[in-house]
RNA sequence: GCCCUCGUAGCUCAAAGGAUAGAGCAAAGCACUCCUAAGGCUGAGGUUGUGGGUUCGACUCCCACCGAGGGUA
Numbered sequence: 001g002c003c004c005u006c007g008u009a010g011c012u013c014a015a016a017g018g019a020u021a022g023a024g025c026a027a028a029g030c031a032c033u034c035c036u037a038a039g040g041c042u043g044a045g046g047u048u049g050u051g052g053g054u055u056c057g058a059c060u061c062c063c064a065c066c067g068a069g070g071g072u073a
Base pairs, nucleotide, nucleotide: 001072002071003070004069005068006067007066010025011024012023013022018056028042029041030040049065050064051063052062053061
C1' cells in the first nucleotide's frame, strides 16, 4: 500500500430502517447501621468517532476521512 472486522454512557455490551437509544458493572444520593462493608431503593449520566448523502424516518444503508485490531507481499 491493499483486504477484513470494529468504533454507542466512566467500563463491558445490546439495539440488524419505525414510538423518548437500553442493560450490567462503576460512580452519586437516600434509607439501614454505633461506624463501615455487603445487601436494598432512587434518580442521573449519550453530538451513537468526524463530515456528507439516501430515506417520510438512520446506531442501522452508501461515500470520504480519523482511530483500534487482524490478514497479506
RNAcentral holds the sequence, with entries from ENA and MGnify. The RNA shown here (transfer RNA) has 73 nucleotides and comes from a Chloroflexota bacterium. RNAcentral records the identical sequence in 7 taxa. Rfam family: tRNA. Rfam classes the family as a transfer RNA. Model confidence (mean pLDDT): 80 of 100.